[in-house]
A computed fold for a 138-nucleotide RNA from Metabacillus litoralis, annotated as c-di-AMP riboswitch aptamer (ydaO/yuaA leader). Of the family's consensus pairs, 92% are formed in the model. Its mean pLDDT, the model's own confidence on a scale to 100, is 76. Lineage of the source: Bacteria > Bacillati > Bacillota > Caryophanales > Metabacillus.
Parts: sequence; C1' cells; structure tokens
RNA sequence: CGCUUAAUCCUAUUAAUAGGAGCGGAGGACCCACUUUGAAUUCAAAAUAUGGAUUUAUGGGGUGAAUCAAACAAUAUGUUUGUAGGGCUACUCUCAUUAGCCCGAAUCCGACAGCUAACUUCGUAAGCGUUAGAGGGA
Repeated sequence: CGCUUAAUCCUAUUAAUAGGAGCGGAGGACCCACUUUGAAUUCAAAAUAUGGAUUUAUGGGGUGAAUCAAACAAUAUGUUUGUAGGGCUACUCUCAUUAGCCCGAAUCCGACAGCUAACUUCGUAAGCGUUAGAGGGA
C1' cells in the first nucleotide's frame, strides 16, 4: 500500500478505560402469513380438565457466500469428486463481457423467536499478500 470481512474513524482521560460518529446484527405491533413438541417423575388444583418444576429425547431458529448430492471408507467421524452460492486479478466507482486463480468454513440459542412502525439491545474481531485483456459511462 492492498485483500476477505460490518469490523473503520474521532474525542477525552494520562494509558487503563469510557464516549461518539459510521457500518453491521438481533428482539419487537396492526395487516398478512403460519401451527411440534413427545415420554417419565413430582407438586398444586375444582382432584376431571388443567397448570408448574425436574430429567430425557431432539424439533425449530440465528450469524455467515459457505447449501446440496454422489462415491469410498468404517463406527459415528473422515476422504474424494462435483454443486447452489461467494471473492480476487491496483487510478476510483459502475455497466456488460472473455480468461485465469481461490472459497464453498465455523459457530451460537436451548422448546423458543415469521414479517414488523415506534421502541429495546448487541458487535466493531480475526486472518492474509493479488497484479489478465479490451469496451462504455461518471
């Protein structure tokens, strides 16, 4: 200097923290849409219904491009090949196109969340080193 990403900048304090701006996420009405909890134990009760608590099973959901399929392997996990989708190729942004190179993970909530105005609340980390061409517009 540049890249992935929301993850950058500023101020104060006297160096630890706090605040703000910008960017990003979650919860949350009307209208519209939708209908997943099961089992066991225990308590309350009008001793029927029903409600609460605990345990167990595991349904559903969030962030993100990161979803799905097949084959192999074999013991609960892995490997390989593809794939929805995503990124980069340096004057900046954008439109259309060709070529090349990569990613296609991880993790959180804990029975529970659709959309959602007002409102409430959270994050601002981490990891890296690309340089091909031509056309239009600003």